[in-house]
Molecule: c-di-GMP-I riboswitch aptamer
Organism: Syntrophomonadaceae bacterium
RNA sequence: GACCGACAAAGGCAAACCGGUCGAAAGGCCGGGACGCAAAGCCAUGGGUCUACCGCUCGCCGCCAGGCGGGCCACGAUUGCCAGGCUGCCGAA
Repeated sequence: GACCGACAAAGGCAAACCGGUCGAAAGGCCGGGACGCAAAGCCAUGGGUCUACCGCUCGCCGCCAGGCGGGCCACGAUUGCCAGGCUGCCGAA
């Protein structure tokens, strides 16, 4: 230095849930709170999954304008779904 990951040491992050806030939603952010995490640090690059405002399409209601519902659709989201890339604390076996 690399691989690796201890009933080691110093620490770190923060699930669900609750409150506030942004968003059409998924979900994000802030505070509380800890299920857990050796990368649960960063990157949406590949795959998966979630949502569907707008758009397309079908049906129904309607005098019209429009309204309601179904299906499809990421350009949205998820890195604590998996993989990959980059970086990092410590040093037992």